[in-house]
Context: one part of a larger RNA
RNA sequence: GGAUGAACGCUAGCGACAGGCCUAACACAUGCAAGUCGAGGGGUAACAGGGAGCUUGCUCCGCUGACGACCGGCGCACGGGUGAGUAACGCGUAUGCAACCUGCCCGCGGGAUCGGGAUAGCCCCCCGAAAGGGGGAUUAACACCGGAUGAGGCGACGAGGGGGCAUCCCCAUGUUGCCAAAUGCGAAGCUCGCGGAUGGGCAUGCGUCCGAUUAGCUAGUUGGGGGGGUAACGGCCCACCAAGGCGACGAUCGGUAGGGGUCCUGAGAGGGAGGUCCCCCACACUGGUACUGAGACACGGACCAGACUCCUACGGGAGGCAGCAGUGAGGAAUAUUGGUCAAUGGGCGGGAGCCUGAACCAGCCAUGUCGCGUGGAGGAAUAAGGAUCUAUGGUUCGUAAACUCCUUUUGCGCGGGGAUAAAGUGGCGGACGCGUCCGCUAUUGCAGGUACCGCGCGAAUAAGCAUCGGCUAACUCCGUGCCAGCAGCCGCGGUAAUACGGAGGAUGCGAGCGUUAUCC
Numbered sequence: 001g002g003a004u005g006a007a008c009g010c011u012a013g014c015g016a017c018a019g020g021c022c023u024a025a026c027a028c029a030u031g032c033a034a035g036u037c038g039a040g041g042g043g044u045a046a047c048a049g050g051g052a053g054c055u056u057g058c059u060c061c062g063c064u065g066a067c068g069a070c071c072g073g074c075g076c077a078c079g080g081g082u083g084a085g086u087a088a089c090g091c092g093u094a095u096g097c098a099a100c101c102u103g104c105c106c107g108c109g110g111g112a113u114c115g116g117g118a119u120a121g122c123c124c125c126c127c128g129a130a131a132g133g134g135g136g137a138u139u140a141a142c143a144c145c146g147g148a149u150g151a152g153g154c155g156a157c158g159a160g161g162g163g164g165c166a167u168c169c170c171c172a173u174g175u176u177g178c179c180a181a182a183u184g185c186g187a188a189g190c191u192c193g194c195g196g197a198u199g200g201g202c203a204u205g206c207g208u209c210c211g212a213u214u215a216g217c218u219a220g221u222u223g224g225g226g227g228g229g230u231a232a233c234g235g236c237c238c239a240c241c242a243a244g245g246c247g248a249c250g251a252u253c254g255g256u257a258g259g260g261g262u263c264c265u266g267a268g269a270g271g272g273a274g275g276u277c278c279c280c281c282a283c284a285c286u287g288g289u290a291c292u293g294a295g296a297c298a299c300g301g302a303c304c305a306g307a308c309u310c311c312u313a314c315g316g317g318a319g320g321c322a323g324c325a326g327u328g329a330g331g332a333a334u335a336u337u338g339g340u341c342a343a344u345g346g347g348c349g350g351g352a353g354c355c356u357g358a359a360c361c362a363g364c365c366a367u368g369u370c371g372c373g374u375g376g377a378g379g380a381a382u383a384a385g386g387a388u389c390u391a392u393g394g395u396u397c398g399u400a401a402a403c404u405c406c407u408u409u410u411g412c413g414c415g416g417g418g419a420u421a422a423a424g425u426g427g428c429g430g431a432c433g434c435g436u437c438c439g440c441u442a443u444u445g446c447a448g449g450u451a452c453c454g455c456g457c458g459a460a461u462a463a464g465c466a467u468c469g470g471c472u473a474a475c476u477c478c479g480u481g482c483c484a485g486c487a488g489c490c491g492c493g494g495u496a497a498u499a500c501g502g503a504g505g506a507u508g509c510g511a512g513c514g515u516u517a518u519c520c
Base pairs, nucleotide, nucleotide: 001520002519003518004517006516007515008514009513010512013372014371015370016369017368018367019365020364021330026328027327028326030325031324032323035074036073037072040071041070043067044066047065048064049063050061051060052059053058054057081283082282083281090208091207092206093205094204095203096202097201100200101199105196106195107194108193109192110191111190113147114146115145116144123136124135125134126133127132152179153178154177155176156175157174160171161170162169163168183188209255210254211253216246217245218244221243222242223241224240226238227237228236258280259279260278261277262273263272264271265270285306286305287304288303289302308319309318310317311316336362338361339360340359344358345356346355347354348353375406376405377404378403385397386396387395388394389393411457412456413455414454415453416452420447424443425442426441427440428439429438430437431436432435464509465508466507467506468505469490470489471488475504476503477502478501479500485492486491
C1' cells in the first nucleotide's frame, strides 16, 4: 500500500447494488415452513343450493355444488439449514464396471382372462385424566389374495456360432421350473419386455495440513477356495485353511481441518483464505437400529437407550428451529415474530386450482462498493473580530462573509405515470401434422400510486474526521515543567516543547474519517 462477513470512537443528506451470529452443532415460548387428487373408493362432519314434511322454525332426503375425517395413489429422499464429525477414494482430476440400480419422462414391441376373502370409515359397547386403546356388527376400491395365459424375462441342464480383458460377454437354439394386469364411453391409466435419457452406486491412478520430543503398527489382521448378504464387486459378514499385510518414499499415534470452483495479495513464482453464489460430502438433541419405498437408514417418519424441558387424576404421556421470523444466553459483534404466490421453480391434479418462510419483494444496519448532493458566477472599505509579528503599521483566516445576479440536482407541495404479462388462464371461433398452433374476447401485478416524468416554491434541508518532530503532506502562540501526558519505530517532557494540553492557522481524506484485529 492492498484486502475484510469486521468491531470500536467521533460524525452523518440521498440513491442503486451487494452483504449481515465468524462466538454456544447452547437452550428454545409462539406462528408459519408439504401437501394434493371426489376423473380411484365407501361415503356426508361442516357450508351453500334444491326437494319433502309439517307444529313456521324445526326435522328429514347425498339429490346438487362441494367436502372434514377414513381407505387408496403420487409426493414427503426435492427444495431450505448447518459445518459438529471427517486427513478419508471425503474432495479434485482422469479412467473403469465382462460387477450394478434407476419412480416420474421418451421411443419400440406384446398383453389385460376367471374368481375370492378381508379391512378402515359409519354404527353399537367398553377402558383411560390425557395421549390413546380394545371388542362386536357391517361395507367399498385403481387396496389385498388365488387360478389361467407367457410373445417375453429370470433360474437350472444340454449343445452350436462369434468375440473379448483372468474371472467371461454376445447371438441363435432344445427341455424344464418361476413371474403379469385395473378399471374406463373415451382420454388417461395398468401390466410384461427391449432401448434411451436423467439421477445414482461401486472400483482404481495421481493430488490433498502440522508434529519423529509419535518408530514400529496389525487378529478379520493379509490372502485363499466355499458360503451368506447386496442392485452389484468386495473380510462386507461367516466357518475352514495358509501366515501373511503396512512402515523412514514416514506406517501407527497425536493435533488441526469439511473439500473444490473460487477469493485476497503479489510483476510473477509464491503466500494466505474457503463468508456470500455454484458443485460435492457429512449432519439433523446425543448414540444405535431397521421399516416403507424406484430412491432413506429418512431435519419438520418409526423404534430403543440417554440427557434435558413440559403435562399429569401419579397409573402414564408429550417434545426436538443447524427451515423462516422471533426469544433467552454467550459475545467486541450480526436484521422483521413483514407482504405475495404477480413472475421463476417445485409437489399433486385431466383441468380449474390448491400448497409452497423455495422464490420474488419490502423492512432494519454507512457493513461494503459505486453514483449524487450540501450550490454557481460576480463581489475589497481586503470592514469588524480572532490569531500573530520586526507592532503609529503589517501578515493571516479571506472573495471567505455581507451584497447582486443565477440555478433547483436534492427537499417540500401538486399532477401525470403500468415495463416486469406479446406470458398464463377462461369462453368463442379457426387451422392442421390431432394435440399443438393461431385469431377474437374477458381476466390476472406482491413490489406500488413505487421507479420515472412534468409544474410550482425557495440557497432553501445537508460536513465532518484525523493529523501537522523525522519517516510523512502540514507551524506558530499560550499553558505545563521528567509533572500531567504522548508514542507505530526512532523517541518527546527536568522554564522559551513545531513531539504533552488548548488556541489560531495549515495538510490529508471526505459522508465519511480514524483506531484495533487478521492476511499478503

A computed fold for a 520-nucleotide part of an RNA from Bubalus bubalis bubalis, annotated as small-subunit ribosomal RNA, 5' domain. Its mean pLDDT, the model's own confidence on a scale to 100, is 85.